[in-house]
Molecule: Glycine riboswitch aptamer
Organism: Ascidiaceihabitans donghaensis
RNA sequence: UAUCAACGAUCUGGAGAGUGGCUUGCGCCAAGCGCCGCAGGCCCACCGAAGGAGGAAGCCGUUCGUAAGAAGGGUGAAGCUCUCAGGUCUCGUGACAGAUGGGGACGC
Numbered sequence: 001u002a003u004c005a006a007c008g009a010u011c012u013g014g015a016g017a018g019u020g021g022c023u024u025g026c027g028c029c030a031a032g033c034g035c036c037g038c039a040g041g042c043c044c045a046c047c048g049a050a051g052g053a054g055g056a057a058g059c060c061g062u063u064c065g066u067a068a069g070a071a072g073g074g075u076g077a078a079g080c081u082c083u084c085a086g087g088u089c090u091c092g093u094g095a096c097a098g099a100u101g102g103g104g105a106c107g108c
C1' cells in the first nucleotide's frame, strides 16, 4: 500500500523466423506416376515472447593482512544474453497488456 498486492478464472489484443531439401506411410486416382493434403524420420538454415539457463551495480558473509587492501563465496533484474526446450503456411503457441468477476496481505 485497501478504489489494493501475490495468486487464479473468462473474454480480448499480441511479435519474430523456411509455405526449405530428401524420404516413409496414409488419403485423393479405374490403376500407376505426379500435384495436393495429413502424420512421421533425417539434414541444413533461422527466430525468441511458453518453460529453462546465465547474471551488472548494489547488498551480505568468509579467508589473508598491523592497516591500507587483496582473494574468493552468497544474493541479485530484464523486453538483455544463450538457444536446452519450443517455434519458422494466415491453423496454432505466445512473454506481456486490457476488461469483467474472484481473492484478501504468506505479496511489493
Base pairs, nucleotide, nucleotide: 001107007102009100010099011098012097013096018044020043021042022041023040024039025038026037027036045088046087047086051084052082053081054080058075059074060073062071063070064069